[in-house]
Molecule: transfer RNA
Organism: marine eukaryotic metagenome
RNA sequence: CGGCAUAGCUCAGUUGGUAGAGCACCUGAUUUGUAAUCAGGGGGUCACGAGUUCGAAUCUUGUUGCCGGC
Numbered sequence: 001c002g003g004c005a006u007a008g009c010u011c012a013g014u015u016g017g018u019a020g021a022g023c024a025c026c027u028g029a030u031u032u033g034u035a036a037u038c039a040g041g042g043g044g045u046c047a048c049g050a051g052u053u054c055g056a057a058u059c060u061u062g063u064u065g066c067c068g069g070c
Stems, first nucleotide, its partner, number of pairs: 001068005008023004017054001025041005047063005
């Protein structure tokens, strides 16, 4: 100096308008039972603070952590 920070994990979110997917987890069906499969469900202070705006994960700024470059 640059990048990243969003669910337990891996990640999306189309240049501001109700936060999502896959896996995992829970319940049920199926099975002698487990796994697999099918149906349904729960789970987020969008790292933290401040600002702009009617409205911020998104824009501006400070801080913290991680990664990379000089």